[in-house]
RNA sequence: UAUCAAAAAAGGUAAACUCAUUCGAAAGAAUAGGGCACAAAGUUACGGGCCUAAGAAGGGCAUUUGUCCUUUAUGGCGGCUGAACCGCUGAU
Numbered sequence: 001u002a003u004c005a006a007a008a009a010a011g012g013u014a015a016a017c018u019c020a021u022u023c024g025a026a027a028g029a030a031u032a033g034g035g036c037a038c039a040a041a042g043u044u045a046c047g048g049g050c051c052u053a054a055g056a057a058g059g060g061c062a063u064u065u066g067u068c069c070u071u072u073a074u075g076g077c078g079g080c081u082g083a084a085c086c087g088c089u090g091a092u
Stems, first nucleotide, its partner, number of pairs: 002092004012038002017033002021030003036079001042085003046082003049077003055072007
């Protein structure tokens, strides 16, 4: 340096959930507790996929100018996946 692996050692992250809460229209995110699990569950929204629909467009009902439905990401998910970069230990 490359490949393989997570048995050991040293470590790391932190699912569901709870909640003093906070931001947000929502999805979701942050903090504290918690621990399902993870050899990249480290970083990055570049590709695919998925979630949401404030705003916008269209339609219905109503006539209080409100409400419902459909489409749509510029919003989000890295613990869905591919890719890029960085990285501990051991074996070859």